[in-house]
RNA sequence: GCCCGGCAGGGAGAUGGCAUGCCUCCCGUUCCUGGCACCACUGGAACAAACCACCUUCGGGUUGAUGAUGCCUGCACCACC
Numbered sequence: 001g002c003c004c005g006g007c008a009g010g011g012a013g014a015u016g017g018c019a020u021g022c023c024u025c026c027c028g029u030u031c032c033u034g035g036c037a038c039c040a041c042u043g044g045a046a047c048a049a050a051c052c053a054c055c056u057u058c059g060g061g062u063u064g065a066u067g068a069u070g071c072c073u074g075c076a077c078c079a080c081c
Base pairs, nucleotide, nucleotide: 009027010026011025012024013023016072017071018070019069020068022067028047029046030045031044032043034041053062054061055060
């Protein structure tokens, strides 16, 4: 330096919010900060990555507020009062 694996943390999973001893995926770079200075360490930020549904005769059409489960909110339909 590269590869594989583990742990921790952060982020993502086609329309909102909260929760989860859950599932899958991504994780590098740069800058700022505390300190006399450097390294290391602590904290923070930005960018990157994951992510951005399906069908189609390309005219157009289809499902869903979940990755999954529960609840809330919004929308639509039906029934009752």
Molecule: Fluoride riboswitch aptamer (crcB RNA motif)
Organism: Dyella sp. OK004